[in-house]
Molecule: SAM riboswitch aptamer (S box leader)
Organism: Acidobacteriota bacterium
RNA sequence: CGCUCAUCUAGAGCGGCUGAGGGACAGGCCCGAAGAAGCCGCGGCAACCGACUCUUUCGAGAACGGUGCCAAUGCCUGAACGAUGAGCA
Numbered sequence: 001c002g003c004u005c006a007u008c009u010a011g012a013g014c015g016g017c018u019g020a021g022g023g024a025c026a027g028g029c030c031c032g033a034a035g036a037a038g039c040c041g042c043g044g045c046a047a048c049c050g051a052c053u054c055u056u057u058c059g060a061g062a063a064c065g066g067u068g069c070c071a072a073u074g075c076c077u078g079a080a081c082g083a084u085g086a087g088c089a
Base pairs, nucleotide, nucleotide: 002088003087004086005085006084007083008082013042014041015040016039017038021031022030023029025078026077027076028075043070044069045068048066049065050064052061053060054059074081
């Protein structure tokens, strides 16, 4: 990078560095010098996968590990579009 399956109207910050963009793409519409995107520190949300506890089972609980996430319904619309997780090659 590709394929398959599942989910995407909930939830979640405070500092430091830096300095103009960002919200994938198009059209809108928003966010941004009262500091964007990015990087770092600590924190948090959540429960997809593994592990743990309870359960005959279905399930439930908790949150250790692996991700992920912490503006707006994936911001709206469109698309043979996008993102995340697990598996496969």